A computed fold for a 268-nucleotide part of an RNA from an alkali sediment metagenome, annotated as large-subunit ribosomal RNA, domain VI.

Context: one part of a larger RNA
RNA sequence: CGUAGGAAUCUUGAGGAAAUGUUUCCCUAGUACGAGAGGAUUGGGAAGCACUGACCGAUGGUGUACCGGUUGUCCCGCUAGGGGCACCGCCGGGUAGCUAUGUCAGGAAAGGAUAACCGCUGAAAGCAUCUAAGCGGGAAGCCCAUUCCAAGAUAAGGAUUCCUUGUAGUCUUCGGACUGCAGAAGAGCCCUGAUAGACUAUCAGGUUGAUAGGCCGGGUGUGUAAGGCGAGAAAUCGCUUCAGCUAACCGGUACUAACGCUCGAUUA
Numbered sequence: 001c002g003u004a005g006g007a008a009u010c011u012u013g014a015g016g017a018a019a020u021g022u023u024u025c026c027c028u029a030g031u032a033c034g035a036g037a038g039g040a041u042u043g044g045g046a047a048g049c050a051c052u053g054a055c056c057g058a059u060g061g062u063g064u065a066c067c068g069g070u071u072g073u074c075c076c077g078c079u080a081g082g083g084g085c086a087c088c089g090c091c092g093g094g095u096a097g098c099u100a101u102g103u104c105a106g107g108a109a110a111g112g113a114u115a116a117c118c119g120c121u122g123a124a125a126g127c128a129u130c131u132a133a134g135c136g137g138g139a140a141g142c143c144c145a146u147u148c149c150a151a152g153a154u155a156a157g158g159a160u161u162c163c164u165u166g167u168a169g170u171c172u173u174c175g176g177a178c179u180g181c182a183g184a185a186g187a188g189c190c191c192u193g194a195u196a197g198a199c200u201a202u203c204a205g206g207u208u209g210a211u212a213g214g215c216c217g218g219g220u221g222u223g224u225a226a227g228g229c230g231a232g233a234a235a236u237c238g239c240u241u242c243a244g245c246u247a248a249c250c251g252g253u254a255c256u257a258a259c260g261c262u263c264g265a266u267u268a
Base pairs, nucleotide, nucleotide: 001152005163006162007161008160009159010158011157015149016148017147018146021049022048023047024046025045026044027043033038051106052105053104054103055102059100060099061098062097066093067092068091069090070089071086072085073084074083075082076081111143112142117137118136119135120134165182166181167180168179169178170177171176186263187262188261189206191205193203211257212256213255214253215252216251217250218249221245222244227240228239229238230237231236
């Protein structure tokens, strides 16, 4: 821009893409078959391997915004307590998120037309013959079936719902026309965010509000803070103290910020 008014929501599926894997074991059954050795068809069941998709409850990893230990040095006047730098200084743990080596799921079943092949009926050719007329069976393959995208499928589809108004002035051939002002559904926008994301788009929210931050409570993690008191010559230890601190997690709470504004056109 188009899809012959403008919008919102839900869809159909022409067409396209993806996927389609395979092994072992058990029962049927040591049965049928076979002198024996050996050893099924069929039907049913159970475990794997590879691949693919999703997820983070558990097992682990990461986790330079959390906690603790510790070395050197500089600084906060000193002690004590802290801060900076040294690969996050090094080390031990670890929330959310992300993640695999972890967990869950998938390729199931059915149908149609067939290939090789196996048949029925059957002449040409009094017989025979699956074929010449006619009719069946038959594959991991083909078409469906499964999942995803999909009406720019220009043949541009379908359904539901919403909106298409008011007012003042001028002119008029009284049908209407023009101008000014306001203005619909809806959209942008603004603000904030993660489940989305390079941007865009998408999701949620915009005071009739929990969208984000803050605050409060909880959880989780770390592992018993500082100060004080006590013991010890001291290093240090004990009590107060399962303390103190705590990111991204959960719940609550309007304290802060979601203010304000624009587009949309009179047309079937």
Its mean pLDDT, the model's own confidence on a scale to 100, is 84.